[in-house]
The RNA shown here (FMN riboswitch aptamer (RFN element)) has 128 nucleotides and comes from Flexivirga meconopsidis.
């Protein structure tokens, strides 16, 4: 220097008004954008996490908890420029688990002090 094992760390963002008994939830106008890939940078392409459901198995103070393996899972177009962009640029769209709430929620409250795909983060031991 890449490479293998193992530990450790780090790993999600985002409000104001208006009505109203009530409403970060309605209604007007904002904000917000995980992780790998990619001829060139991506919420909307490819795949993945996360959430939700099933099976099988292990635990269990019988509430449930864990592991595997499976499924299900939202949204984009026109111009430009250029070897090369659905990823820059200019214009115009659009999308956003669950369970809770004096009233309906990407934005507030909870699972979560969790889990997490992953990391060109740090160490350690291997064997190139």
């Nucleotide at each position: 220097c890449a490479c293998g094992u193992g530990c450790u760390c780090c790993g999600g963002g985002g409000u104001c008004g208006g009505u109203g008994a009530a409403a970060u939830u309605c209604c007007g106008a904002g904000c917000c954008g995980g992780c790998g890939g990619u001829g060139a940078u991506a919420g909307u392409c490819c795949g993945c996490g996360a959430c939700c459901c099933g099976g099988c198995c292990g635990c269990u103070u019988c509430g449930g908890c864990g592991g595997c393996c499976g499924g299900u899972u939202g949204a984009c177009c026109u111009g430009g420029u250029g070897a090369a962009a659905c990823u820059c640029c200019a214009g115009g769209a659009c999308c956003g688990a669950c369970g809770g709430u004096u009233a309906a929620a990407g934005u507030c409250c909870g699972g979560a002090u969790g889990g997490g795909a992953g990391g060109c983060a740090g160490c350690a031991c291997g064997a190139g």

The coordinates come from a structure-prediction model, not an experiment, and the mean pLDDT is 82.
The sequence was found by an Rfam model in a public genome assembly.
Its Rfam family is "FMN riboswitch aptamer (RFN element)". Gene Ontology term of the family: FMN binding.